Molecule: Bacterial RNase P class A
Organism: Candidatus Zixiibacteriota bacterium
RNA sequence: GGGAACGGUCGGCGGUCGCAGAGGUGCAGGCCUCAUGGCCCGCAUCUUUGAGGAAAGUCCGGACUCCAUAGGGCACGGUGCCGCGGAAAUCGCGGGCGGCGCAAGCCGACGGAAAGUGCCACAGAGAAUAGACCGCCCGCCACCGGCGGGUAAGGGUGAAACGGUAGUGUAAGAGACUACCAGCGGUCCGUGAAAGCGGACCGGCUCGGCAAACCCCACCUGGAGCAAGGCCAUGCAGGGUCAUGAGGCGGCCCGCCUCGACGGCCCGGGUAGGUCGCAUGAGCGCCACGGCAACGCGGCGCCCAGAUGGAUGACCGCCCCCGGCAACGGGACAGAAUCCGGCUUAUGACCGGUCCCCCUC
Numbered sequence: 001g002g003g004a005a006c007g008g009u010c011g012g013c014g015g016u017c018g019c020a021g022a023g024g025u026g027c028a029g030g031c032c033u034c035a036u037g038g039c040c041c042g043c044a045u046c047u048u049u050g051a052g053g054a055a056a057g058u059c060c061g062g063a064c065u066c067c068a069u070a071g072g073g074c075a076c077g078g079u080g081c082c083g084c085g086g087a088a089a090u091c092g093c094g095g096g097c098g099g100c101g102c103a104a105g106c107c108g109a110c111g112g113a114a115a116g117u118g119c120c121a122c123a124g125a126g127a128a129u130a131g132a133c134c135g136c137c138c139g140c141c142a143c144c145g146g147c148g149g150g151u152a153a154g155g156g157u158g159a160a161a162c163g164g165u166a167g168u169g170u171a172a173g174a175g176a177c178u179a180c181c182a183g184c185g186g187u188c189c190g191u192g193a194a195a196g197c198g199g200a201c202c203g204g205c206u207c208g209g210c211a212a213a214c215c216c217c218a219c220c221u222g223g224a225g226c227a228a229g230g231c232c233a234u235g236c237a238g239g240g241u242c243a244u245g246a247g248g249c250g251g252c253c254c255g256c257c258u259c260g261a262c263g264g265c266c267c268g269g270g271u272a273g274g275u276c277g278c279a280u281g282a283g284c285g286c287c288a289c290g291g292c293a294a295c296g297c298g299g300c301g302c303c304c305a306g307a308u309g310g311a312u313g314a315c316c317g318c319c320c321c322c323g324g325c326a327a328c329g330g331g332a333c334a335g336a337a338u339c340c341g342g343c344u345u346a347u348g349a350c351c352g353g354u355c356c357c358c359c360u361c
Base pairs, nucleotide, nucleotide: 001357002356003355004354006352007351008350009349010348011319012318013317014316015315016314017313019050020049021048022047023046024045025044026043027042029040030039031038032037052333056344057343059342060341061340062339063338064225065224066223067222071254072253073252074251077220078219079218080217081095082094083093084092085091096110097108098107099106100105111216112215116214117213118210119209120208133155134154135151136150137149138148139147140146141145163181164180165179166178167177168176182206184203185202186201187200188199189198190197191196229276230275231274232273238267239266240265241264242263245259246258247257248256283302284301285300286299287298289296290295320331321330322329323328
């Protein structure tokens, strides 16, 4: 000087007013009680807490709630190297293999092509039981050419052409054969927890790629979702139909259960209010121990939004960063709505150390 991975912050201080949750105090009321006291509500005041690293996407997984007494199977769907972590995850960590990079590092299209089907445009003779255009060799003929046979080593086409180099051999060639390699298959040995890695021997001479194509194999997998679902209040107007029938919330089958209408379906009428769910959590911080790590056990400490037409705002002064002589202007992406663990996307400024490469001293 240039890179790689990781961790953190998200405008600060002061003042005047103003919001929402929780709690304290005082005052004024209502209800209950024999009373102490309890509950509800209003006003004033005090204390304290109050949007993010992504709150976004709704992609994956759950907690929780209901269907519901909730079983079995198929199908749909999902995942796909090994091991560990974790509630689980298509997630994280570590390792293996493959690819990119000088490297630190990054990516994963990571079970199976010998169960079957399918595709590989164009070019090319021929694209997987393939194949003869040019060429090489042999024979014949009416001989600057033609016909027949052999060949797949040379050339050409192509992203890819049924192993590579050298030799023997042949009419010319060819794994036809030989030596050495590569690949594939088999047997055995070493190493590793495993995926794998390394080696020895034998064999045939070599049967491409795509499964993020259908498919096969292994494993997993009910549905719907806080507008879930409870409780209270208010209000109206009921009528018809259904039994070897109806219902039980993605599809089908089996099983099981409920129903003589409190259920299903059709027609018609009314309501849309309040409250719970609602934040103590698979929670956070520090220390110590175990572990390469993710993470885990233990100890100590902390409480950190819960709104509901939707709370954190307005003004003033100073400071911080950027532009500008100044005046002045600007300060990214962007706001909880049941919650949590991930992934992905958007994004500016700054802080911190670690690692790699180059140059110089």